[in-house]
The RNA shown here (c-di-GMP-I riboswitch aptamer) has 96 nucleotides and comes from Ketobacter alkanivorans. The model forms 95% of the base pairs in the Rfam consensus. The coordinates come from a structure-prediction model, not an experiment, and the mean pLDDT is 82. NCBI's taxonomy places the organism under Bacteria, Pseudomonadota, Gammaproteobacteria, Ketobacteraceae, Ketobacter. Its Rfam family is "c-di-GMP-I riboswitch aptamer". About the family: GEMM was predicted in a large-scale screen for bacterial structured RNA regulatory elements. Its family is annotated with cyclic-di-GMP binding in the Gene Ontology.

RNA sequence: UUAUGAGAAAGGCAAAUCUGGGUGAAAACCUUGAGGCGCAAAGCUUCCAGUCUAAGAGAUCCUGUAUUGGGAUCUUAUGAUAGCGGGGUUGCCAUA
Numbered sequence: 001u002u003a004u005g006a007g008a009a010a011g012g013c014a015a016a017u018c019u020g021g022g023u024g025a026a027a028a029c030c031u032u033g034a035g036g037c038g039c040a041a042a043g044c045u046u047c048c049a050g051u052c053u054a055a056g057a058g059a060u061c062c063u064g065u066a067u068u069g070g071g072a073u074c075u076u077a078u079g080a081u082a083g084c085g086g087g088g089u090u091g092c093c094a095u096a
Base pairs, nucleotide, nucleotide: 002096003095004094005093012039013038017034018033020031021030022029023028037083043089044088045087047086048085050081051080052079056076057075058074059073060072061071062070063069
């Protein structure tokens, strides 16, 4: 430097759920403590595809009226997900 992750070892991360606090329209996220499904990149990065949400915006319809009002449905990411997959990038240990 490259390949691999069967066994071993050092260290690491950590789902569901419970718990205190916070942010957000929501999805969801941050954080204290418990927990331990799992992970060899479950480190980082929205570049691609997917998924979740729909504040705002748009369309259609209904309703109302002095009016730019009210309601329903649908579409839409600029929001979220890196523990949905791929790509990019950095790196620990072991073995060859």